[in-house]
Context: one part of a larger RNA
RNA sequence: UGACGGGGGCCCGCACAAGCGGAGGAACAUGUGGUUUAAUUCGAUGAUACGCGAGGAACCUUACCCAGGCUCGAACGGCAGAUGGAUACAUAAGAGAUUGUGUAGUCCUUCGGGACAUUUGUCGAGGUGCUGCAUGGUUGUCGUCAGCUCGUGCCGUGAGGUGUCGGCUUAAGUGCCAUAAUGAGCGCAACCCUUGCCGCCAGUUACCAACACGUAAAGGUGGGGACUCUGACGGGACUGCCACCGCAAGGUGCGAGGAAGGGGGGGAUGACGUCAAAUCAGCACGGCCCUUACGUCUGGGGCGACACACGUGUUACAAUGGCGACUACAGCGGGAAGCCACCCUGAGAGGGGGAGCAGAACCCGAAAGGUCGUCUCAGUUCGGACUGGAGUCUGCAACCCGACUCCACGAAGCUGGAUUCGCUAGUAAUCGCGCAUCAGCCAUGGCGCGGUGAAUACGUUCCCGGGCCU
Numbered sequence: 001u002g003a004c005g006g007g008g009g010c011c012c013g014c015a016c017a018a019g020c021g022g023a024g025g026a027a028c029a030u031g032u033g034g035u036u037u038a039a040u041u042c043g044a045u046g047a048u049a050c051g052c053g054a055g056g057a058a059c060c061u062u063a064c065c066c067a068g069g070c071u072c073g074a075a076c077g078g079c080a081g082a083u084g085g086a087u088a089c090a091u092a093a094g095a096g097a098u099u100g101u102g103u104a105g106u107c108c109u110u111c112g113g114g115a116c117a118u119u120u121g122u123c124g125a126g127g128u129g130c131u132g133c134a135u136g137g138u139u140g141u142c143g144u145c146a147g148c149u150c151g152u153g154c155c156g157u158g159a160g161g162u163g164u165c166g167g168c169u170u171a172a173g174u175g176c177c178a179u180a181a182u183g184a185g186c187g188c189a190a191c192c193c194u195u196g197c198c199g200c201c202a203g204u205u206a207c208c209a210a211c212a213c214g215u216a217a218a219g220g221u222g223g224g225g226a227c228u229c230u231g232a233c234g235g236g237a238c239u240g241c242c243a244c245c246g247c248a249a250g251g252u253g254c255g256a257g258g259a260a261g262g263g264g265g266g267g268a269u270g271a272c273g274u275c276a277a278a279u280c281a282g283c284a285c286g287g288c289c290c291u292u293a294c295g296u297c298u299g300g301g302g303c304g305a306c307a308c309a310c311g312u313g314u315u316a317c318a319a320u321g322g323c324g325a326c327u328a329c330a331g332c333g334g335g336a337a338g339c340c341a342c343c344c345u346g347a348g349a350g351g352g353g354g355a356g357c358a359g360a361a362c363c364c365g366a367a368a369g370g371u372c373g374u375c376u377c378a379g380u381u382c383g384g385a386c387u388g389g390a391g392u393c394u395g396c397a398a399c400c401c402g403a404c405u406c407c408a409c410g411a412a413g414c415u416g417g418a419u420u421c422g423c424u425a426g427u428a429a430u431c432g433c434g435c436a437u438c439a440g441c442c443a444u445g446g447c448g449c450g451g452u453g454a455a456u457a458c459g460u461u462c463c464c465g466g467g468c469c470u
Stems, first nucleotide, its partner, number of pairs: 007470007015460002019423005026315008034306002042053002064301007076124009087104007106115003126290002129288003135284002137279003140275001142273001147186006153162003166177003192267004197235003201231003207224002211222003238261001241255001242253004304442001317416001321375007333364003338357002342353004382413001387408007429452007
């Protein structure tokens, strides 16, 4: 000087408390450990690994294993030599990669050659091989915590201190006052995006008040620029006003006005640094290693195994519910090898026709909710695992190993031990919808969107983490 203390003081945070809903018990999905395996590729491992890299493992991906091939090589550049091919089709062998045979098959030219391609030789190749403890870049975490420093001056032999301490205040090293300090920088805040109110401008594909036409119903048509909305520009909130407290900064008010009130809500934004934290498998890169193989191509298998253990989830155990019939109301988005209205067909997944739409125009589109009926507390009309059968679709191909549909079957499960997680408001809980990846999909995951919509916070003694002073 720091760090630490079951030392002290002050102060924060869903940290506790007060509440609501979960996990831990069941079945399944998924990740991990372990075990197994020819291989079950590799990485991530307290918080900060474990629905993580992976925003799509049947082949491909793919890095692993088995088998069969190649060695200028699957891709690319330079030089030298040779050739005219490459490619397409047919055919034969083969698991395929590949190989053989047949037919077709270039361009420019100053006729030297050149372009392009194949081939031979050679110099470079290639490596998801090792080292994240050689590195760049990026990321997690402490933590959106309020801190971390510097110039000059002053103090100290010096390390260093002061400033940055103290009082008050703040979400904040935010300010005010005080002061051997005076200033400044990186952080805080503001500037940025979005949402909530208003004005103005502009109206098509959006809208429809007044006028007219029109329909079974329709902004369907003429038209309109009012309204909704769309999207560009502005306004608006600043403790500005009032009252009280305070030297000030500031605080308090079921004060006013206002759509909004004291940071309005949400996002982006992450200081100096810590963990030799993570990543050589995203990429780049030093060193080391392989070079007829640790490179590369192909067929098949594996990454999907299963006594078991753990994490994260989904569905339930039911009546605030299940089932059937009828009936409303969104937003974010996506769409051409696509979204697919409508018609026909099928019990259904789907199939066959077929209009519109590169889309404020066409299409994809809610569920919980409401009304009526039924079930009457039961392992049930709860629950849906597992299994048998029959099918649909994608794709060269669903055996290992896809999703979906229908019929049958109908397991565990009656609210879960110790313990433990999330959340303070349009939040939790609950309900569905969209998107990325993507032929299809193991999505119950991830990222968004809207619908319905709570309870509780006395307080800071205690648990955890953090800040300041000592």
Description:
Predicted 3D model of a 470-nucleotide part of an RNA (small-subunit ribosomal RNA, 3' major domain) from an uncultured bacterium. It matches the Rfam family "Bacterial small subunit ribosomal RNA". Rfam links the family to the GO terms ribosome and structural constituent of ribosome. Model confidence (mean pLDDT): 84 of 100.